[in-house]
RNA sequence: AGAGAGAGCCAAGGGAACGCUGGCGAUCUUCAAGAUCGCUGGAGGAAAGUCCGGACUCCAAAGGGUAGGCUACUGAGGAAAUCUCAGCGGGGGUGACCUCGGGAAAGUGCAACAGAGAGCAGACCGCCGAUGGCAAAACCGCAGGGCUUACGGGCUCUAUGCGAUGCGCACAGGUAAGGCUGAAACGGUGGUGUAAGAGACCACCAGCGCUCCAGGUGACUGGGGCGGCUUGGUAAACCCUAGCCGGAGCAAGGCCAAAUAGGAAGACGCCUGAAAGCGACCCGCUUGAUGUCUUCGGGUAGGCUGCAUAGACAGAUGUUCCCUCACGACAGAAUCCGGCUUAUCGGCUCUCUCAACAA
RNA sequence: UAGGGCGUAGCCAAGCGGUAAGGCAGCGGCCUUUGGAGCCGUGAUCGGAGGUUCGAAUCCUCCCGCCCUAACCA
Numbered sequence: 001a002g003a004g005a006g007a008g009c010c011a012a013g014g015g016a017a018c019g020c021u022g023g024c025g026a027u028c029u030u031c032a033a034g035a036u037c038g039c040u041g042g043a044g045g046a047a048a049g050u051c052c053g054g055a056c057u058c059c060a061a062a063g064g065g066u067a068g069g070c071u072a073c074u075g076a077g078g079a080a081a082u083c084u085c086a087g088c089g090g091g092g093g094u095g096a097c098c099u100c101g102g103g104a105a106a107g108u109g110c111a112a113c114a115g116a117g118a119g120c121a122g123a124c125c126g127c128c129g130a131u132g133g134c135a136a137a138a139c140c141g142c143a144g145g146g147c148u149u150a151c152g153g154g155c156u157c158u159a160u161g162c163g164a165u166g167c168g169c170a171c172a173g174g175u176a177a178g179g180c181u182g183a184a185a186c187g188g189u190g191g192u193g194u195a196a197g198a199g200a201c202c203a204c205c206a207g208c209g210c211u212c213c214a215g216g217u218g219a220c221u222g223g224g225g226c227g228g229c230u231u232g233g234u235a236a237a238c239c240c241u242a243g244c245c246g247g248a249g250c251a252a253g254g255c256c257a258a259a260u261a262g263g264a265a266g267a268c269g270c271c272u273g274a275a276a277g278c279g280a281c282c283c284g285c286u287u288g289a290u291g292u293c294u295u296c297g298g299g300u301a302g303g304c305u306g307c308a309u310a311g312a313c314a315g316a317u318g319u320u321c322c323c324u325c326a327c328g329a330c331a332g333a334a335u336c337c338g339g340c341u342u343a344u345c346g347g348c349u350c351u352c353u354c355a356a357c358a359a
Numbered sequence: 360u361a362g363g364g365c366g367u368a369g370c371c372a373a374g375c376g377g378u379a380a381g382g383c384a385g386c387g388g389c390c391u392u393u394g395g396a397g398c399c400g401u402g403a404u405c406g407g408a409g410g411u412u413c414g415a416a417u418c419c420u421c422c423c424g425c426c427c428u429a430a431c432c433a
Stems, first nucleotide, its partner, number of pairs: 002354009012324007020042010044330001048341002051339005056249004063283004068245005073087005088101005102240002107238002109234002124179002126175003131172002133169002140163004144157005187205006206230001208227008253305004263296006275287003298432003325328001360429007369383003377413001385401005406422005
């Protein structure tokens, strides 16, 4: 100097003038209040999305069950969390590192098209044809007919039969080694075995279950033994296991003020209970009588608080000028806090990896 | 600000794991002297990106856009 990996930081800098907004103080005028001056606080790493979790507030206390939802390797931190840190295991990368994470031998479901066959599978091609079947030239044996004989036999025929062997067909059948299809085809290699084959059997390897020993807080790791020989994928499908979750949200909620036609109709009910709390349902509890709900009509929609060492209810951070540089991105609080995610011109720091070169 | 819902062709929309129905409009053709009507044909990557899966419009996550609701008296 090149190509990368991880972690963190900054978010143009400085000055002047005029403004905006909150607070405090002084002076003046003053019924409230106002004016002037001075001092001082005034956006972000994401203030954003509102995706998680909480604080806070109300629902009487926040009860039980069902439904529903969320989370999911281990340990620690944390108020909690779809949070953080460290580790473990699978996968990827030459590597620094990145990424994923309960259970598929509890059960149910799904797998289009293609393909012979898609879940305790399947015979399309291929292999075999042992067994059964069909066909039949030759030879052998047995049985039979004819001719001949020196009676020992010999020759010959069978559109005569039977049997055995070999050859043939590839019909039944056997076969999951090989091919083909597919995202996925029911362990791998070698051998034995067989008609051909096959965990059918054997050896080694991979993986699974049980068990023992050692290490570790643990996930797990290493080793030994036994077993059946293999038991596939999908749970961001239902589900199972374990744990957690009452609901609503600052337009929550509290105080004050203002205002009226304190109206009309309908439904239910008046203690054997309508309705509400209860906004998933049931039980239970509480409240409950000129009561409750719905619709129509009418009226008020102001202030204080909640509310913050920035902080409002039209909502403040701006404009102009000068200098410097690498010429400036994404973007602006609205109850608060802890996280996550997304957007972002560029710049800087630290640690590490790979390759090459030099010593 | 908070809560909730929806994005499928120009428009209206069905489909909610197996390769995107239907209607209107548009365009082309047939028919007709011409137009209309009628008949036939024609166009999508499902708002965007990533993930789960053999396979995603559909399931999960994150973004983008649009829409709806909200106080009090009686």